[in-house]
RNA sequence: GCCGACGUAGCUCAGCGGUAGAGCAAUUGUUUCGUAAACAAUAGGUCGCCAGUUCAAUCCUGGCCGUCGGCU
Numbered sequence: 001g002c003c004g005a006c007g008u009a010g011c012u013c014a015g016c017g018g019u020a021g022a023g024c025a026a027u028u029g030u031u032u033c034g035u036a037a038a039c040a041a042u043a044g045g046u047c048g049c050c051a052g053u054u055c056a057a058u059c060c061u062g063g064c065c066g067u068c069g070g071c072u
Base pairs, nucleotide, nucleotide: 001071002070003069004068005067006066007065010024011023012022013021018055026042027041028040029039030038048064049063050062051061052060
């Protein structure tokens, strides 16, 4: 330099045009003499950035940035 994949909650990942979700982690409560576990609830997101298409974009298209892999 060229090609490909990926970028979503603190972490690991779903969701592939029409309300952003799960597990773990966090907080609070119940339980216990206390801790852990268990149960219940709560909070946490500019969906990497900028444009385009669309009535509507996390999703489709282009560019850029970053991570990983391959080729030279």
A computed fold for a 72-nucleotide RNA from Candidatus Tumulicola sp., annotated as transfer RNA. The same sequence occurs in records of 2 taxa. The sequence is in RNAcentral, with records from ENA and MGnify. The coordinates come from a structure-prediction model, not an experiment, and the mean pLDDT is 82. NCBI's taxonomy places the organism under Bacteria, Bacillati, Vulcanimicrobiota, Vulcanimicrobiia, Candidatus Tumulicola. It matches the Rfam family "tRNA". By type it is a transfer RNA.